SAM riboswitch aptamer (S box leader) from uncultured Nocardioides sp., 132 nucleotides, folded computationally. The sequence is in RNAcentral, with records from MGnify. Rfam family: SAM riboswitch aptamer (S box leader). Rfam links the family to the GO term regulation of gene expression. The model forms 97% of the base pairs in the Rfam consensus. The coordinates come from a structure-prediction model, not an experiment, and the mean pLDDT is 79. Taxonomically the source falls in Nocardioides (Bacteria, Actinomycetota, Actinomycetes, Nocardioidaceae).
RNA sequence: CUCAUCACGAGGGACUGAGGGAACGGCCCGACGAAGUCCCGGCAACCGCCGCGAACCUCCUGUUGCGCAUGCAGCAGUCGCGGAAACGGUGCCAAUUCCGUCCCGGAGCGAAAGCCGCCCGGGGUAGAUGAG
Numbered sequence: 001c002u003c004a005u006c007a008c009g010a011g012g013g014a015c016u017g018a019g020g021g022a023a024c025g026g027c028c029c030g031a032c033g034a035a036g037u038c039c040c041g042g043c044a045a046c047c048g049c050c051g052c053g054a055a056c057c058u059c060c061u062g063u064u065g066c067g068c069a070u071g072c073a074g075c076a077g078u079c080g081c082g083g084a085a086a087c088g089g090u091g092c093c094a095a096u097u098c099c100g101u102c103c104c105g106g107a108g109c110g111a112a113a114g115c116c117g118c119c120c121g122g123g124g125u126a127g128a129u130g131a132g
Base pairs, nucleotide, nucleotide: 001132002131003130004129005128006127011040012039013038014037015036019029020028021027023101024100025099026098041093042092043091046089047088049083050082051081052080053079054078060077061076062075063074064073065072066071097126102123103122104121105120106119108118109117110116
């Protein structure tokens, strides 16, 4: 940088000791113990793995067979569905990514037409995780 996902799910102990929820605002969590480290446990199923199906084999990569002259053919690489999670690589275990932050739309309320605030929906940005 690209792609996918982000409404589900899943916590105890030890050490330690005040902060944490990315930023800002809000609102929360926290000495009935935050963050961190370690141990054990769990959730999920992104990659890997297994099965089935589809596509492709123009080009490229790997592999097998034939030919053996730089050639031909098959399979895999891609996608979809399903499965296992006892094993591998991660991840995660308060609150929708806690809510909002930019844009668009909607109905109503507020004294309020416009504007503004509250509410709902969609998109974007940002962030998190995985894969490349």